[in-house]
């Protein structure tokens, strides 16, 4: 106590009045006394009896959708206790019952009989101001009626008490009437959800007459009528106390009904009446039921949803306080009492408001902490220090207001009322306030710092641990996690939850939409509704104005007053936007009159149509049948094949059935309300068009139900059935292929009747009417000009397209057929999905249709457009992309690199193109980064301090780094003699790391690509992304280049400009060259000379579509021709936009972080990078005769040389040694080979091929075992041209031949980069693969097709539905029983008041009515 109106233990919440009554008779006093006590007196105190009051205060919010509630009227239909007013009366009598005594029952609760008794208990009787009733009149009203008069008749009341005494007081009391406040009763209006609730109703609805009640009144009852409510939601479900007001919000709204305040409503659950002025009674009564408690088991008690307070429940709400001092409240004549109402203080930071936790000074910017770019910088004047204040709180003293009234007394006054004055009473309660002391002294947290959102850094941690309100955040440099220091923001708070309302115009009355985002019913016709043309009259619905009454108080505002302020609270204004009444106005609107013709509709005439139904009837064409001619096929496909056919098929002809669609005219055409309608002719028939007219007179629109139509499929009966053709069978295709494709082929398709009710039923656009530039086409029909006639031409209505204005739209796009401006009506939306679903109701033979949710999950789902990207999209175009060609690889051996194995270790990095003969332009030690043992620890290297010193040699252990020993000289340079420079020791700052991250990085450098792109100012369009420029038309290698163009211009690339080759000129001649002169050799430019030529290396010419033909737009250019060494970019290099791939590289260097410091640093020898079942890449030699082998002979270019290049010469079969003239170089070193000649080899594993293997060497180098090149002898392996597949080249290229050079002591050189020799083929073309460029279109992609995304099946969760069968809750009906209890009837039993003695009343008891609960049986809706 918001949950449980769940159950309560204890105490307290209603008494009071002795001045209304009997009886009790306590203290005190006074006498008496035999001291026990007795009388008197006095009146405490109290049980009955009797009066009032308990019907009010306080509580909850179950019920309650109702006259309950607001709010406003109404009664000719009402009561009303105490109180005020004023008017009359209180005479006189009677029986009783309590207490009380006696007796009896019970455990108790109580109770029975008996006997006394009093009264403001009760009962008669007297009186009658008056009051009801009945006649009578009279006014007057709104129907029943109301008021008033009458010398009339009947009837009707009471009670006393007062303590000094008395009173004409006082307080009671009876009886009318008035009043004040209270209540009961009718009413119009106003306020929640549901139609997945559509019908309800029988006392119902009304009348008439009776009964009842304070009163109207089906409230009751009898007969009588058959009505009553309902789409402006009855009936039923579901929540729910109603309102002022609260909380929001600009407001209109929405939410909501705690506290305060006005009403209802309920008291343990149902029922029911008594008492009373009031209840149908929270702290009464009966009764039934459940529970709890007491018992002697017979039978009793009890009701906290009053204040405390206790269980339960829950997330969650307090003391078993204190006082009647104040205000109120009962009673009393008053004192008083009672009073959990109230005052009040208590615990909760729950709220609101107020104050404090110090103020001023203070830079060594302390120490510390966190940060650093090591310089600092920041916490921070902040602290310390110094000088002050004292608010709260602490101590001491003090100390109100709430109090004034009531009483009582004094005094007036009349002993009254009333006034003034004394006195008295304080729970809180002293945390009010005031003084005074002491002392900065006791007194600050909580959230947050990635954006919204105000405030950041450094650690830890590594898609972990966690954060989160949305978006997100963490995957080794996290401002988002955690911790810290900083800082932000509020502060006795701070944040969270969780609900309202704001933002959301996101339910749009203000104030929203539906063409494609949800969102126009498939169309029509229409009864209610809603809307409705001009004039004039008239009322006065709604409207408006003006007054009036009312709207309670608080609450909200505004001006003021009081607490030191301030919340709070007082006063007073304004307000409460509503309702009712009176009064006035009359455009608009209604409502009535009365007219009008412009809307609407009628008549005449007339021409258009695939408008609709029926009946006839016509030819093509498919099949199928019957004959004829004819033969081997047909038919189908991408290719088949299943079928068909020698039983004569397909093809041709002839005839014959049958059924179903209507070629051509046929179109952007034409008609219908949609659906939809096509051969032709009659019949009947609906609508709409134009022109005319002398007629109705608003008769119109729209339309919720509602009727009535609605393609295809489907459905039930009968028919029909040619063709096509779900299903279904065959046959292909396929990985399958229940598909596409083909052979067959059944419902159906086609007629008549009936059903179904749906569609991307679409123009994704509801209908009706009115305005708003225009072009231009067709359909239909009138009119004017004009002509002989018709066209064309023009104006006009009525359709159906097309392009455009303004406009309007998020765009698209729509634009007189509107998606523009307006007006009337319907339909409809409210995030995506669950879901055109599930239950329920309708409807239907069914299949199914219509209506139509909710749980759950998501943060999206959607619309237009714009850049890209990508298509087995198009269009153009390029490129050794393919195709023509030529040579290879893949197979062999062998090299070499890589993977995978293996190992101590096989360092390490490259991984599709764009890793794999790659970093490495050269691993036996070294390198070297890897193993494994040995040794060092300021260290191999730097640099600075400080102390102390001096080099070097020899010699030994050891693998070796590294030690030990010794000798001997004391001797390193400069010097201003102070010291310094070099170096070693030693200690310390620090070195060192090829350890990690290329996904922290510079730098470089792969690739797309030498592809033709990549942008950018300013202008222009667009709401914007963005576009345009850069698109087109042409052309080029080419975004070259012209033209045109809302562009005009520029940058990066492109091309040149560099370099090299290729021809010519100058210039210049050594070491180069040698043609002419001359010497000189066997012979060479060998030698004087010489620059002609070659070359050499400076410079310059030369090519630019120059020149001409030709075709274009006199263009850019393209094709040819010539001339030229070269012609159309002359070949080749270099040179690579914007960017992409987190592409590679932290091991080349450089670098942030992170890590390691006697090691992961340094040093040292020995292994290892070299390892092998295998499997790839890249290249050498090969298979031979276009060749192999052996003799002989010719011609290069561009390199290198000093620790080098090496020559004649001489050994060696050779590699190669010996030795060493020239050369630091156009001088000197450096046999080209393929080729040519000439032989041999005869197609064979050969005289091809050489791997392998042994043996002998050589060279280099400290050293060739792991593991080196070459050389010579001998072996003489595979291998006879290579499977899918795949690679390179378009000219001096491929192919082929050697030569050379960095690296290097050497070499795994068959690599790698140059050189020159020799020298083809082929390109019709762009279909096709690869790649790439421009334009276009789609896109549901945008990590961009290696995207994206779909269903099944498995397993697990969740959440709904469905279900056979069980439990329950509500509710309704019909029976049965039937307590209390009011009435009624009886009442033979009992009785005191009255009697005229008969009675009359009472009462008990006993029956009926009506009826809680319960009990049986059905039924709804529900969990």
């Nucleotide at each position: 106590g918001u949950u449980a109106a769940g159950a309560c233990a204890u105490g307290c919440a209603a008494g009071u009045c002795g001045a209304g009554c009997g009886a009790u008779g306590a203290a005190g006093c006074u006498c008496c006394u035999u001291c026990g006590g007795g009388a008197g007196u006095g009146g405490a105190u109290u049980a009955g009896c009797g009066g009032c009051a308990a019907a009010c205060g306080g509580g909850u919010g179950c019920g309650u959708a109702a006259c309950a509630c607001g709010u406003g009227a109404g009664a000719a239909a009402c009561c009303u206790g105490c109180c005020c007013u004023g008017a009359a009366g209180c005479g006189g009598g009677g029986a009783a019952c309590a207490a009380c005594c006696g007796g009896g029952g019970g455990a108790a609760a109580c109770u029975c009989c008996g006997g006394c008794u009093a009264a403001u208990a009760c009962c008669g009787c007297a009186u009658g101001u008056g009051g009801c009733g009945c006649c009578u009149c009279u006014u007057c009203g709104c129907a029943u009626g109301a008021a008033g008069a009458g010398a009339g008749c009947g009837u009707u009341a009471a009670a006393g008490c007062u303590u000094g005494u008395a009173a004409u007081g006082g307080c009671g009391c009876u009886u009318a009437a008035g009043g004040a406040g209270g209540g009961g009763c009718u009413u119009g209006c106003g306020g929640c959800c549901u139609a997945u609730c559509a019908g309800c109703u029988u006392g119902u609805u009304g009348g008439u007459g009776a009964g009842g009640u304070a009163a109207c009144g089906g409230c009751u009852c009898a007969c009588c009528a058959a009505g009553g409510c309902u789409a402006a939601g009855a009936c039923g479900g579901g929540u729910a106390g109603c309102u002022g007001g609260u909380c929001u919000g600009a407001g209109a709204g929405g939410a909501u009904g705690a506290u305060c305040a006005g009403c209802c409503a309920c008291a343990c659950u149902g029922g029911a009446a008594c008492u009373g002025a009031g209840a149908u009674a929270c702290g009464g009564u009966c009764c039934a039921g459940a529970c709890a408690c007491c018992u002697a088991c017979g039978g009793g008690u009890g009701g906290c949803a009053g204040c405390a307070g206790u269980u339960u429940c829950g997330a969650a709400u307090c003391a078993u306080u204190c006082a009647c001092a104040a205000u109120g409240g009962g009673c009393g004549a008053a004192a008083g009492c009672c009073u959990g109402a109230u005052g009040g203080u208590g615990c909760a930071a729950u709220g609101c408001c107020g104050c404090g936790u110090g103020g001023g000074g203070g830079a060594u910017g302390a120490a510390g902490g966190c940060g650093u770019u090591c310089g600092c910088g920041u916490c921070g004047u902040a602290a310390a220090c110094c000088c002050c204040u004292g608010u709260c709180a602490c101590c001491a003293a003090g100390g109100a207001a709430c109090a004034a009234a009531a009483a009582u007394c004094u005094g007036u006054g009349a002993u009254g009322a009333g006034c003034a004055g004394a006195c008295u009473u304080g729970a809180g309660c002293u945390a009010a306030c005031u003084u005074g002391g002491a002392g900065a002294g006791g007194a600050a947290g909580a959230g947050g710092u990635g954006g919204c959102u105000a405030a950041c850094u450094c650690c830890g941690u590594g898609c972990c641990a966690g954060c989160a309100g949305c978006c997100g955040c963490g995957g080794u440099a996290a401002u988002a996690c955690g911790g810290a220091g900083a800082c932000c923001u509020c502060g006795a708070g701070c944040g969270u939850u969780a609900c309202u309302c704001g933002g959301a115009u996101u339910c749009a009355c203000u104030g929203g939409g539906c063409g494609u985002a949800a969102a126009g019913g498939g169309a029509g016709c229409g009864a209610a509704g809603g809307c409705u043309g001009g004039c004039a009259g008239g009322u006065a619905u709604g409207u408006c104005a003006g007054g009036u009454g009312u709207g309670a108080a608080a609450u909200c505002u505004c001006g003021g007053g009081g607490c030191u302020u301030a919340a709070c609270u007082c006063c007073g204004a304004a307000a409460c936007u509503g309702c009712g009444c009176c009064u006035g106005a009359a455009a608009c609107u209604a409502c009535u009159u009365g007219u009008c013709u412009a809307g609407a509709g009628a008549c005449u005439c007339g021409g258009a149509g695939a408008g609709g139904u029926a009946a006839g009837u016509g030819g093509a064409a498919u099949u199928c049948c019957c004959g004829g001619u004819g033969u081997a096929g047909c038919g189908g496909u991408g290719a088949a094949a299943u079928g068909c056919g020698u039983a004569g098929a397909u093809a041709u002809c002839g005839g014959g059935a049958g059924g179903a669609a209507c070629a051509c005219c046929a179109a952007a055409g034409g008609c219908g309300a949609a659906g939809g309608c096509a051969g032709c002719u009659u019949a009947c028939u609906g609508g709409a068009c134009g022109a005319g007219u002398a007629c109705u007179g608003a008769c119109a629109c729209u339309g919720a139900g509602g009727c009535a139509u609605g393609a295809a499929a489907g459905u039930g009966u009968g028919g029909g059935g040619a063709g096509c053709g779900a299903a279904a069978g065959g046959g292909a295709u396929u990985a399958g292929a229940u598909a596409c494709c083909c052979c067959u082929g059944u419902a159906g398709u086609c007629c008549a009747c009936a059903c179904c009710c749906u569609a991307a039923a679409c123009g994704u656009u509801g209908c009706a009417c009115a305005c708003u530039a225009g072009g231009u086409u067709u359909u239909g029909g009138a009119g004017g000009a004009u002509u002989c006639g018709a066209c064309c031409c023009u104006u006009u209505c009525a359709g159906a397209g097309c392009c455009c204005a303004a406009g309007c739209u998020a765009a698209c796009g729509c634009g007189u057929u509107a998606a523009g401006u307006g007006u009337g009506c319907c339909g409809c939306c409210u995030g995506a999905g669950g879901a055109c679903u599930a239950c329920g109701g309708c409807c239907g033979c069914a299949a199914g249709g219509c209506u139509a949710a909710a749980a759950c999950u998501c943060a999206a789902a959607g619309g237009a457009a714009u850049u890209g990207a990508c298509g087995g999209g198009g269009g153009c175009c390029c490129g050794c992309a393919c195709a023509a060609g030529c040579g290879g690889u893949g197979g062999a051996g062998c090299a070499u690199g890589u993977g995978g194995c293996u190992u101590a270790a096989u360092u390490c990095g490259a991984u599709g193109c764009a890793a794999c003969g790659c970093g490495a332009a050269g691993a036996a030690c070294c390198u070297u980064a890897c193993c494994a043992a040995g040794g060092c620890u300021u260290g191999a290297c730097a640099u600075g301090u400080a102390u102390a010193g001096g080099a070097c040699g020899a010699u030994u252990a050891g693998a070796g780094a590294u030690g030990g020993u010794u000798u001997u000289u004391u001797u390193c340079c400069c010097u201003u003699c102070g010291g310094g420079g070099c170096u070693u020791a030693u200690a310390c700052a620090c070195a060192g790391g090829u350890g990690c991250u290329g996904c922290a990085u510079g730098g470089c450098c792969g690739u797309c690509g030498u592809c033709a792109g990549c942008u950018c100012g300013u202008g222009u369009c667009g709401u914007g992304a963005g576009a345009u420029g850069u698109u087109u038309g042409g052309u080029u290698a080419a975004g070259u280049c012209c033209a045109g163009c809302a562009a005009c211009g520029a940058g990066c690339g492109c091309a040149a400009c560099c370099c090299u080759c290729g021809u010519c000129c100058u210039u210049a001649g050594u070491u180069g060259c040698c043609a002419g002169c001359a010497c000189g050799u066997a012979a060479u430019g060998g030698u004087g000379g010489g620059g002609a030529c070659u070359c050499u290396a400076a410079g310059g010419a030369g090519a630019c579509a120059a020149a001409c033909u030709u075709c274009u737009u006199g263009u850019a250019g393209a094709a040819g021709u010539g001339g030229g060494a070269a012609g159309g970019u002359g070949g080749g290099g270099a040179u690579g936009a914007c960017g992409u791939c987190a592409a590679g590289u932290c091991a080349g260097u450089a670098u942030g972080g992170c890590c390691c410091u006697u090691a992961c640093g340094g040093c040292c020898a020995g292994g290892g990078c070299u390892g092998g079942a295998c499997a790839c890449g890249u290249g050498c030699u090969a298979c031979a005769a276009u060749g192999c082998c052996c003799g002989g002979u010719a011609c290069a270019g561009a390199a290198g040389g000093a620790a080098g290049c090496a020559a004649u010469a001489c050994c060696g079969u050779g590699a190669g040694g010996u030795g060493g003239a020239g050369c630091a170089a156009a001088u000197c070193c450096c046999g080209a080979a393929a080729g040519c000649c000439g032989g041999g080899c005869c197609c064979a594993g050969u005289u091809c091929g050489g791997a392998u293997u042994g043996g002998a060497g050589u060279c280099u180098g400290c050293a060739a075992c792991u593991c080196g090149a070459c050389u010579c002898c001998a072996u003489g392996a595979a291998g006879c041209c290579g499977g899918a597949a795949u690679c390179g080249c378009u000219a001096g290229u491929a192919a082929u031949g050697g030569c050379g050079u960095a690296u290097c002591a050497g070499c795994u050189a068959c690599g790698a980069c140059g050189c020159c020799g020799u020298g083809a083929a082929u390109a019709c073309g762009u279909u096709c693969c690869c790649g790439g460029g421009c334009c276009u279109u789609g896109u549901a992609c945008a990590c961009a097709c290696c995207g994206c995304c779909c269903g099944u099946c498995a397993c697990g969760u969740c959440a709904u539905g469905a279900a056979a069968g069980c439990c329950g809750g509500u509710c309704u009906u019909g029976c049965c029983c039937g307590a209390a209890g009011u009435g009624c009837g009886u009442g033979c039993g009992c009785c005191a008041a009255c009697u005229u003695c008969g009675g009359a009343g009472g009462c008990a008891g006993c029956g009926c009515c009506c009826u809680a609960a319960g009990g049986u049986a059905a039924g709804g809706c529900u969990g």
Molecule: small-subunit ribosomal RNA
Organism: uncultured prokaryote